[in-house]
RNA sequence: UAAAUAUAUCUGGGGUGCCUUUUGGCUGAGAAAUACCCAUCGAACCUGAUCAUGAUAAUGCAUGCGAAGGGAGAUACGUUCACGAAAAU
Repeated sequence: UAAAUAUAUCUGGGGUGCCUUUUGGCUGAGAAAUACCCAUCGAACCUGAUCAUGAUAAUGCAUGCGAAGGGAGAUACGUUCACGAAAAU
């Protein structure tokens, strides 16, 4: 100096549906929590979409659409490895 990688800090992005006999039931990480998820190696999330097929008590429930178009990052520090330079033997 370059690469790989761990951690931390700060910052940023995102959704909140369905049923109902309502201190409840369903899916989910999360269905409004000082929680949860995600940040370019990006399927968090949005668009298409009041989409298609199937299932369900019902639904953004499952699958497809689909790696199709979008989508939010900086800093610090540690480790490993390679190269170069200097010194010593």
TPP riboswitch aptamer (THI element) from Leuconostoc miyukkimchii, 89 nucleotides, folded computationally. The coordinates come from a structure-prediction model, not an experiment, and the mean pLDDT is 76. The source organism's lineage runs through Bacteria, Bacillota, Bacilli, Lactobacillaceae and Leuconostoc.